[in-house]
RNA sequence: UCACCGAAAAGGCACAGCACGGGCAACCGUGUGUCGCAAAGCUACCGUCCCCAUCCGGCUUUUAGAGAAAGGGCAGGGGAUAGAGGGGUUAUCGAA
Numbered sequence: 001u002c003a004c005c006g007a008a009a010a011g012g013c014a015c016a017g018c019a020c021g022g023g024c025a026a027c028c029g030u031g032u033g034u035c036g037c038a039a040a041g042c043u044a045c046c047g048u049c050c051c052c053a054u055c056c057g058g059c060u061u062u063u064a065g066a067g068a069a070a071g072g073g074c075a076g077g078g079g080a081u082a083g084a085g086g087g088g089u090u091a092u093c094g095a096a
Stems, first nucleotide, its partner, number of pairs: 005094002012037002017032006035083001041089003045086002047081006054073003059067003
């Protein structure tokens, strides 16, 4: 010095809940809070989720067309999530 690792010290982040506000929704912002975190820094590539469109579905009307619920799929469009997980990338300290 590098990799693994995680004692100490310094500093950092801030779950759930609650209050107020934003969004159709997923979810987000601020404050409070402090469960935890050595990347709980950054990044939507994978994954997951939401909305629109679309398809299946079978229902209603009643026989010929129309409308279209629950539930499900998804090749399209838009969005959310970095504190479920994987990938990429940068990084503090130094005992055993």